[in-house]
Background: RNAcentral holds the sequence, with entries from ENA and SILVA. The RNA shown here (small-subunit ribosomal RNA) has 1389 nucleotides and comes from an uncultured bacterium.
RNA sequence: AGAGUUUGAUCCUGGCUCAGGAUGAACGCUGGCGGCGUGCCUAACACAUGCAAGUCGAGCGAAGCGAUUUUGAGGAAGUUUUCGGAUGGAAUUGAAAUUGACUUAGCGGCGGACGGGUGAGUAACACGUGGGUAAUCUGCCUUAUACAGGGGGAUAACAGUUAGAAAUGACUGCUAAUACCGCAUAAGCGCACGGGGACGCAUGUUUCUGUGUGAAAAACUCCGGUAGUAUAAGAUGAGCCCGCGUCUGAUUAGCUUGUUGGUGGGGUAACGGCCUACCAAGGCGACGAUCAGUAGCCGGCCUGAGAGGGUGAACGGCCACAUUGGGACUGAGACACGGCCCAAACUCCUACGGGAGGCAGCAGUGGGGAAUAUUGCACAAUGGGGGAAACCCUGAUGCAGCGACGCCGCGUGAGUGAAGGAGUAUUUCGGUAUGUAAAGCUCUAUCAGCAGGGAAGAAAGAAGACGGUACCUGACUAAGAAGCCCCGGCUAACUACGUGCCAGCAGCCGCGGUAAUACGUAGGGGGCAAGCGUUAUCCGGAUUUAUUGGGUUUAAAGGGUGCGCAGGCGGUCUGUUAAGUCAGCGGUAAAAGCCCGGGGCUCAACCCCGGCGAGCCGUUGAAACUGGCGGACUAGAGAGGAAGAGAAGUAGGCGGAAUGCGCGGUGUAGCGGUGAAAUGCUUAGAUAUCGCGCAGAACUCCGAUUGCGAAGGCAGCCUACCGGCUUCUGUCUGACGCUCAGGCACGAAAGCGUGGGUAUCGAACAGGAUUAGAUACCCUGGUAGUCCACGCAGUAAACGAUGAAUGCCGGCUGUCCGGCCCGACUGGGGGCUGGGUGGCGAAGCGAAAGCGAUAAGCAUUCCACCUGGGGAGUACGCCGGCAACGGUGAAACUCGAAGGAAUUGACGGGGGCCCGCACAAGCGGAGGAACAUGUGGUUUAAUUCGAUGAUACGCGAGGAACCUUACCCGGGCUCAAACGGCGGAUGACAGGUGCAGAGACGCACCCUCCCACGGGCAUCCGCCGAGGCGCUGCAUGGUUGUCGUCAGCUCGUGCCGUGAGGUGUCGGCUUAAGUGCCAUAACGAGCGCAACCCCUGCCGACAGUUGCUAACGGAUAAUGCCGAGGACUCUGUCGGGACUGCCGGCGCAAGCCGUGAGGAAGGCGGGGAUGACGUCAAAUCAGCACGGCCCUUACGUCCGGGGCGACACACGUGUUACAAUGGCCGGUACAGCGGGAAGCCAGGCGGCGACGCCGAGCGGAACCCGAAAACCGGUCUCAGUUCGGAUCGGAGUCUGCAACCCGACUCCGUGAAGCUGGAUUCGCUAGUAAUCGCGCAUCAGCCAUGGCGCGGUGAAUACGUUCCCGGGCCUUGCACACACCGCCCGUCA
Repeated sequence: AGAGUUUGAUCCUGGCUCAGGAUGAACGCUGGCGGCGUGCCUAACACAUGCAAGUCGAGCGAAGCGAUUUUGAGGAAGUUUUCGGAUGGAAUUGAAAUUGACUUAGCGGCGGACGGGUGAGUAACACGUGGGUAAUCUGCCUUAUACAGGGGGAUAACAGUUAGAAAUGACUGCUAAUACCGCAUAAGCGCACGGGGACGCAUGUUUCUGUGUGAAAAACUCCGGUAGUAUAAGAUGAGCCCGCGUCUGAUUAGCUUGUUGGUGGGGUAACGGCCUACCAAGGCGACGAUCAGUAGCCGGCCUGAGAGGGUGAACGGCCACAUUGGGACUGAGACACGGCCCAAACUCCUACGGGAGGCAGCAGUGGGGAAUAUUGCACAAUGGGGGAAACCCUGAUGCAGCGACGCCGCGUGAGUGAAGGAGUAUUUCGGUAUGUAAAGCUCUAUCAGCAGGGAAGAAAGAAGACGGUACCUGACUAAGAAGCCCCGGCUAACUACGUGCCAGCAGCCGCGGUAAUACGUAGGGGGCAAGCGUUAUCCGGAUUUAUUGGGUUUAAAGGGUGCGCAGGCGGUCUGUUAAGUCAGCGGUAAAAGCCCGGGGCUCAACCCCGGCGAGCCGUUGAAACUGGCGGACUAGAGAGGAAGAGAAGUAGGCGGAAUGCGCGGUGUAGCGGUGAAAUGCUUAGAUAUCGCGCAGAACUCCGAUUGCGAAGGCAGCCUACCGGCUUCUGUCUGACGCUCAGGCACGAAAGCGUGGGUAUCGAACAGGAUUAGAUACCCUGGUAGUCCACGCAGUAAACGAUGAAUGCCGGCUGUCCGGCCCGACUGGGGGCUGGGUGGCGAAGCGAAAGCGAUAAGCAUUCCACCUGGGGAGUACGCCGGCAACGGUGAAACUCGAAGGAAUUGACGGGGGCCCGCACAAGCGGAGGAACAUGUGGUUUAAUUCGAUGAUACGCGAGGAACCUUACCCGGGCUCAAACGGCGGAUGACAGGUGCAGAGACGCACCCUCCCACGGGCAUCCGCCGAGGCGCUGCAUGGUUGUCGUCAGCUCGUGCCGUGAGGUGUCGGCUUAAGUGCCAUAACGAGCGCAACCCCUGCCGACAGUUGCUAACGGAUAAUGCCGAGGACUCUGUCGGGACUGCCGGCGCAAGCCGUGAGGAAGGCGGGGAUGACGUCAAAUCAGCACGGCCCUUACGUCCGGGGCGACACACGUGUUACAAUGGCCGGUACAGCGGGAAGCCAGGCGGCGACGCCGAGCGGAACCCGAAAACCGGUCUCAGUUCGGAUCGGAGUCUGCAACCCGACUCCGUGAAGCUGGAUUCGCUAGUAAUCGCGCAUCAGCCAUGGCGCGGUGAAUACGUUCCCGGGCCUUGCACACACCGCCCGUCA
């Protein structure tokens, strides 16, 4: 940074899509470790359980516990004893006092307004930012000053009684305080009134002072202090007010009654309609009020080059909320998440009377959802509450757990290693790839595992949840650790198989219908990597909403036009101001984050330290520009004066022609209308014509890129009224201007309302035609309307598809309306200038077409409008309208395009020019008949296959009885019918004979190798190859048909065009021809054309055998028969000849014309071969070759028989005819191309004949095959015939192994249809058509009437290019490009 996608290709417009980054994510596959982060986006849904706000006994009374002391009861052990006792005083127990740095229900104090959660509400002074508070409050804390004297009365707890299931009370009685209440005191403070000073920002503030008046306090003590009261100040926190900023919808345009303001009062910490009474009638709003929808706001975060766009998780600030709604109390602070009261819903308890509760705290549960964690540890640290403190509390917090959810880091090994192993994949079978990859050898130990040691985090000592954690060390094993997506283009990465528009893929274009790099699998490859893909969302790319940075003639887009308020913008000079603007300084811009510079965890992520900053505010300056204010000017604008043109408008009047009608005359049979007709009118007198009259509408000629108007629009003449415009002058005003949302006005035609009018024309309607139909086009009629007045409507391709205004930027040339200057023996012109209206063009612009002083150029100002196509200018809503309808104006859904301009083709029932047996003019055919042949169809065991408009159909096939043969039936074979290679075995195989058989084949017998010893030959066996007319001509080569023997098709360089592409190749003339000439931004060239080649037509030279015979000679019944000859014909080779060369005319030339000359031939002499670039996925896998696929005891191969020859039909191509230009019979002539040995066959004989037998010659200028029509003579006489010969019967001949299916020919007999052929259609322009026969290939024979050649006889016609068909060139239109057999619209299914 771009790319894909509209087209045959191009440029442009324009949308869609992709590559990037990001996420509180989810889903799929996969998953080794660690660090740091992060984790209900949905149901502000409901919640079990535990915990999350307490603390102070150094405020108080009381109770309990412990200790000590005193005392009472008690009387043990022990001692003593005269055994009676004495002594002793323990355990136990009671009371009192003292005491404990012990416990705590209550009173009391402080804290529960912080911390933590959530984002429902909120479009707002809620938030952000900057200010104000002279309109305020502030517990704890700090500083300062001054104090704390003396009293009083209660009340919890407690005790008793009592209600209730409980929660919770009620009553009586007792008691304390740092609880509560008076009194005293008042430095200072508050309030009221008075006086003075200073200041400010309006109300006011501040200070000094006088008088009156009001309100304080609590104790405890270890005697250090702590706590308390008042005032002032600070700090912190909070309240209120203001400027600016803060989403969408106008299909929400009006909203508002405490509403806006004032006065008095109340209320508050405080200002205020905050509340209230009265008064006024205001206030807000297109600079968007009100209403509706959506939404917590910000620092930031994501993206982006930036400007922007999106977003508001986590962290931080503010706000709001705490089941829903309302309310206050307490307090420094709340209208209070874990406080109170009320109402509501829900849940729970209940003895049914009544009560209890609020996880949007941390965990956790259910539910919802694609989806989001543990009912963990600790107060060790940081912080908070209470306390003097120890300490207690703290789900704040610090940690741990779970989740690849994210970011970052690490690992899954490193080196060596070619027999390039095995396996796998592929293959042209040679190999190639995987791949140094593996194995093997050597080495290392990060992570994980084991063992040992072991922190910091704690600012003096003790005290560590995390944690035996981080980290360090040691030993040990390559071991425990790789997947996901993609591989047609975009986009890095290719093959095989499977599948066969199926299954499937796909972000866009699009893949898949038998060779899929796009589906599925595999191998290989590419990318990323503990992740990888997909989905969703955001930004980017998208300059595709364009401020940066777009457009509007034709792509989407200029309002139909004018006037004009608001708004926006605004000429020259000068002064002033300082709002905009610019600059310096200052404040703020919280922290975190981004960025820059450092530092700490081994690095990084992460963390720490420092720096930077748009904006806003203040202050000081500058004064060019914009703005404000003042003064001046005249170039913009306007006014005055003098001229002028015009279909500008409105009203009234007048005119002639035409049309129709009425009356009358003349006049008679039609008129009218059309492509042709008919409906219609007309003998009741039409049409036509003459005269007179009436009516309405429109104004011929002039008339024009003419004029006027803002647009719509305006046309006979005259008059009146009235708007605008232009020129000249330079008298006046002095910026008075431009544009214009909304608004107002005008606004073609059609339409609507009321009333007139109605000649013509004429929707609707009727009739007649046309047509498949014809609700149309054409015709005859005809209502509304067309006309007038008044009113409505308000739209048009209302177009220059081009908004208005101003300035600037080369020219040339028409025309309309003006002005000025010059030119006089002859003027009839020249020049300058203003305003309109046209044409062509410079620069420039434009995608191009084009525009080009009348811009679509260069600039400025203002308005309107556009943002893919369809849906749709539709629906709904609103506004307007009598209605018709108009204005405004969506969405769902759907497509990947829709478009503009230009290019090349193709096409046109577009144009121009020109060819062709294309038509026309002719001749002969086809289509009707019979037969032959091919095809379709049908049939069949099979009727093998292919060819199918022209360009298939007597085509492949130039020879189907078997063979051919590919088809069918049946019988066989499976190294196979043939062939190649290797190995082994054998010595045969072949051949002959016999048997069985339809044959192939099988069985039996006979016969049986060569050799130089290396081997060869043959057969058999095994292996590897075979074989296939099986499929695909849409995988191919080669070959062929067709357009078309049409004149075209291209290239190089140059030039033009952004480009596709054009030019050349166009134009004029000419030609059979892109053949040539001229012209020319083209100059040349290639493939085609032509020529070169062959045949034929004339002449010459040479050569004469098998050809020829003029002269000479010889011979014969006759003949070049013989000698001989090269003259002639002919044969064969080589040359010549024709070139518009000559003449005349036309023409620039090329060339054309001519009864031209000459010539055998004259303008290409005739014929052939020769087929440009390409088109038809044209034909052929069955001629051959060949990729792929398929079959392998068969889809191969051999054999017998059958079929390809079928037959109700249909078509093509032919043959023979239908007859007298003929048939038949007889007679008599004349060719050329060719062929011939398994052949052609003279001649002779036999047969009516096909043919047979005998037999000469000839591998050929020698022999053989060989004409017919014609000509002469005769006959037939118009008839289904002496035409025609099909069909059938009989008898034969020939080929062949064999003529049944299924051959040809001959003879005899039979004698069908058919009397010239509908629509339609084919060939041919001269030695041609027509007609006549002959030859050849294939071939044993032949179904040949076919094909290819040859000669004989031998015409007619062409005015001409309007039309049909095909083609060439130029041009034009096009929405076609599979290209008109196109595209495409509607209806129906």

It matches the Rfam family "Bacterial small subunit ribosomal RNA".